[in-house]
């Protein structure tokens, strides 16, 4: 320098021909009894990497850029 993949909640990851952004863990509140804590039930937490484009509508499609990984040179 070139190619491919990836970037979504604090962490790890989903999201079915484009149509209301979710789960587990963590955090927090309550219940409970087996009490360094476990179990159960709630709650909060997101400009979906950035900037544009297409569209009635974009996490999803297109372009550029940033960062990470892999391969080629």
């Nucleotide at each position: 320098g070139g190619a491919g993949c990836g970037u979504u909640a604090g962490c790890u990851c989903a999201a079915u021909u484009g149509g209301c952004a979710g789960a587990g863990c963590a955090g927090u509140u309550g219940a409970c009894u087996c009490u360094u804590a476990a179990u159960c039930a709630g709650c909060g937490g997101g400009u979906u990497g950035u900037u544009g484009g297409u569209u009635c509508g974009a996490u999803u499609c297109c372009a550029a850029c940033a960062c990470g990984c892999u391969c080629c040179a």

Notes:
A computed fold for a 73-nucleotide RNA from a Deinococcales bacterium, annotated as transfer RNA. It was read from a public genome assembly. Rfam family: tRNA. From the family's description: Transfer RNA (tRNA) molecules are approximately 80 nucleotides in length. Taxonomically the source falls in Deinococcales (Bacteria, Thermotogati, Deinococcota, Deinococci). The prediction has a mean pLDDT of 81.